Molecule: SAM riboswitch aptamer (S box leader)
Organism: uncultured Hyphococcus sp.
RNA sequence: CUCAUCUAGACCAGCCGAGGGAUAGGCCCUUUGACGCUGGGGCAACCGUCGACAAAGCCGUGACCGGUUUUGUCGGAAAGGUGCCAAUUCCUACGAGAAUGGAUUUUCCUUUCUCGAGAGAUGAG
Numbered sequence: 001c002u003c004a005u006c007u008a009g010a011c012c013a014g015c016c017g018a019g020g021g022a023u024a025g026g027c028c029c030u031u032u033g034a035c036g037c038u039g040g041g042g043c044a045a046c047c048g049u050c051g052a053c054a055a056a057g058c059c060g061u062g063a064c065c066g067g068u069u070u071u072g073u074c075g076g077a078a079a080g081g082u083g084c085c086a087a088u089u090c091c092u093a094c095g096a097g098a099a100u101g102g103a104u105u106u107u108c109c110u111u112u113c114u115c116g117a118g119a120g121a122u123g124a125g
Stems, first nucleotide, its partner, number of pairs: 001125006011040005019029003023093004041085003046081002049076012089119001094116006101109003
């Protein structure tokens, strides 16, 4: 940089000792010990693995067909590589639309919802 996913799921013990939830605002967690580290446990199924089916390529065959590779779909397991185990990525931030209420009414603002983008996280390349 590209692609995919992000409203599901999954906690105990020991150590430490004041901040933490990326940024800002809000809201929340936290001396009943958060965050972090270590050990164990668990969740999930991205890669990987196994099976079925389909398509394409290659090889063999007179042919049926067989073998093999790649890709896709579906399913199983949970060895291996990651990841994760408060709150939807905790919510919002930028743009568009709809509804709503208000004002100094060609406009602006409040609140709510939907869609998209951006940012971020994780995996694969």